Predicted 3D model of a 75-nucleotide RNA (transfer RNA) from a bacterium.
Model confidence (mean pLDDT): 82 of 100.
Rfam family: tRNA. By type it is a transfer RNA.
The sequence is in RNAcentral, with records from ENA.

């Protein structure tokens, strides 16, 4: 330089076009004399950014950025 992958909750990661989830972590309550375990409840998201396709985009397609991997050049 050039190919490919990854980007979704504070963390790890499903979800592959029709309202966005899980598991841990957190908040609250149950139990306990008390703690931690366990149970139950809730919050928590501009799906990395911009464009585009389409009645509809996290989902597809093009482009940016960021991370991670491979190739290749020259001297």
């Nucleotide at each position: 330089g050039c190919c490919g992958g990854u980007g979704u909750a504070g963390c790890u990661c499903a979800g592959a076009g029709g309202u966005a989830g899980a598991g841990c972590a957190g908040a609250c309550g149950a139990u306990u004399c008390g703690u931690a375990a366990u149970c139950g409840u809730c919050a928590g998201g501009u799906c990395a950014c911009c464009c585009g396709u389409u009645c509809a985009a996290u989902u597809c397609g093009g482009g940016u950025c960021a991370c991670c991997g491979g190739c290749u050049c020259c001297a």